[in-house]
Bacterial large signal recognition particle RNA from a Candidatus Acetothermia bacterium, 268 nucleotides, folded computationally. Of the family's consensus pairs, 86% are formed in the model. Its Rfam family is "Bacterial large signal recognition particle RNA". Rfam links the family to the GO terms signal recognition particle, plasma membrane targeting and SRP-dependent cotranslational protein targeting to membrane, signal sequence recognition. The sequence is in RNAcentral, with records from ENA. The coordinates come from a structure-prediction model, not an experiment, and the mean pLDDT is 79. A source record names the gene ffs.
RNA sequence: CCGUGCAGGGUGGGGGGCUAGCGGUCCCCUGUAUCCAAAACCCGCUACAUGUGGAGCCCAUGGGCCUUCCGAGAGGACAUGGAGGCGGAAACGGCCCGGGCAAGGAGGCGAUGACGACCGAGCCCCCUGCGACGCAUACCGGUGAACCCCGCCAGGCCCGGGAGGGAGCAACGGUAAGCCGGUCCCUGCGGGUGAUAGGGGAUCACUUGGCCCGAGCCGAAGGCCCGGGAGAGGUCCGCCGAACUGUCAGCGAAGAAGGCCCGCGCGG
Numbered sequence: 001c002c003g004u005g006c007a008g009g010g011u012g013g014g015g016g017g018c019u020a021g022c023g024g025u026c027c028c029c030u031g032u033a034u035c036c037a038a039a040a041c042c043c044g045c046u047a048c049a050u051g052u053g054g055a056g057c058c059c060a061u062g063g064g065c066c067u068u069c070c071g072a073g074a075g076g077a078c079a080u081g082g083a084g085g086c087g088g089a090a091a092c093g094g095c096c097c098g099g100g101c102a103a104g105g106a107g108g109c110g111a112u113g114a115c116g117a118c119c120g121a122g123c124c125c126c127c128u129g130c131g132a133c134g135c136a137u138a139c140c141g142g143u144g145a146a147c148c149c150c151g152c153c154a155g156g157c158c159c160g161g162g163a164g165g166g167a168g169c170a171a172c173g174g175u176a177a178g179c180c181g182g183u184c185c186c187u188g189c190g191g192g193u194g195a196u197a198g199g200g201g202a203u204c205a206c207u208u209g210g211c212c213c214g215a216g217c218c219g220a221a222g223g224c225c226c227g228g229g230a231g232a233g234g235u236c237c238g239c240c241g242a243a244c245u246g247u248c249a250g251c252g253a254a255g256a257a258g259g260c261c262c263g264c265g266c267g268g
Base pairs, nucleotide, nucleotide: 001268002267003266004265005264006263008059009058010057011056012030013029014028015027016026020046021045022044023043024042034055035054036053037052062262063261064260065259066258067257068256069255073251076248077247078246079245084240085239086238087237088236089235095229096228097227098226099225100224101223107218108217109216116212118210119209120208121207122206124201125200126199127198128197129196130194131193133190134189135188136187138183139182140181141180142179143178149174150173151172157166158165159164
């Protein structure tokens, strides 16, 4: 120096998250670093924790470790900031309701009679009648009984020596309750029944008629004042608080510089 075997190691690192904690699966950074399998109510572990199982490859033009510098990046603390959210208060303006003010007032009605007074009718309540409607009854028609309804009772049955007698089913005829249909002349009952008649009550208001009187009567919108109410927006107060910006501490990939380590056997 070559080959081979063994030992020791390597085959990426870091942040976040998860976890009692460590590593992995997950997200991200770095930037290139063998392949396969499983892994979130998860997988392998326990401070010597920095994955597990399997296969492969590499260790001197290489590999591993340590220190320092620089520093991507994510998360944290604090400060700044104040988008936005939540709660509360008050009632200036605006809104709603009620009342008032002005010799106020657009306009309207009125000698074809305003306001007011009187009388009546209606609207409202009660009673009675009449009508209409409905139901029942009644009347008419139909239907209507295996037997426990009627008549007549073939056949069959019973009694009798017979003549004859008896009970009696079906069919046929009829009828009761019931059921169906029709009629409204009589009767009874009913009501969210009526352009209905009469009586009584009530009559503040409203509609309307008559009569007396004889000149006023009604009045929107707007303005101002008083009282009350609601609480959306805005205002004020309190709390939470995103983005953005800055500072600090810790972690820290990649990169740079320096240092340390790389063993043993056998054969040629």